This is a predicted structure of an 84-nucleotide RNA (c-di-GMP-I riboswitch aptamer) from Anoxynatronum buryatiense.
[in-house]
RNA sequence: CACUGAGAAAAGCAAAACCACUGAAAGGUGGAGACGCAAAACCAAGGGCCUAAAGUAGCAAUACAAUGGCAGCCGGUUGCCGCA
Numbered sequence: 001c002a003c004u005g006a007g008a009a010a011a012g013c014a015a016a017a018c019c020a021c022u023g024a025a026a027g028g029u030g031g032a033g034a035c036g037c038a039a040a041a042c043c044a045a046g047g048g049c050c051u052a053a054a055g056u057a058g059c060a061a062u063a064c065a066a067u068g069g070c071a072g073c074c075g076g077u078u079g080c081c082g083c084a
Stems, first nucleotide, its partner, number of pairs: 004082002012037002018031005035072001041077003046074002048070003055064003
């Protein structure tokens, strides 16, 4: 340095349900809470997924579709430690 992740060590993050706020929604923020995570750190101009207010079509039901989102979906970038 690369690979790699243990009956390690020192740390870290925080799912769901609940409460408050925000948003049309998906979702987001905070509190409290821990399902778990070797990257559950960062990246939305790679892929994929979610929502559909406004808009368009429609008698209507509804359909289309991000300029809105998701990184704890894959992916990209960076990082702690060292049993083998």
The RNAcentral record of the sequence draws on Rfam.